[in-house]
RNA sequence: GGGGCCAUAGCUCAAUUGGUUAGAGCCGCGAACUCAUAAUUCGUUGGUUGGGGGUUCAAGUCCCUCUGGCCCCA
Numbered sequence: 001g002g003g004g005c006c007a008u009a010g011c012u013c014a015a016u017u018g019g020u021u022a023g024a025g026c027c028g029c030g031a032a033c034u035c036a037u038a039a040u041u042c043g044u045u046g047g048u049u050g051g052g053g054g055u056u057c058a059a060g061u062c063c064c065u066c067u068g069g070c071c072c073c074a
Base pairs, nucleotide, nucleotide: 001073002072003071004070005069006068007067010026011025012024013023019057028044029043030042031041032040050066051065052064053063054062
């Protein structure tokens, strides 16, 4: 220098080849249970979907660009 993949909640990941208000588990918080703690059960908070722009009635999803990470070629 050329090419490919990835980026969604604090963490690990879904989201049907564009369509209802982006969800699950863990963590955290609250409650029940217990003399108490743990475990268990129930409830619950939390998101500018990496930044910017574009297409569309509608974008996490499609296109362009930038940033960061991993890999291949030279």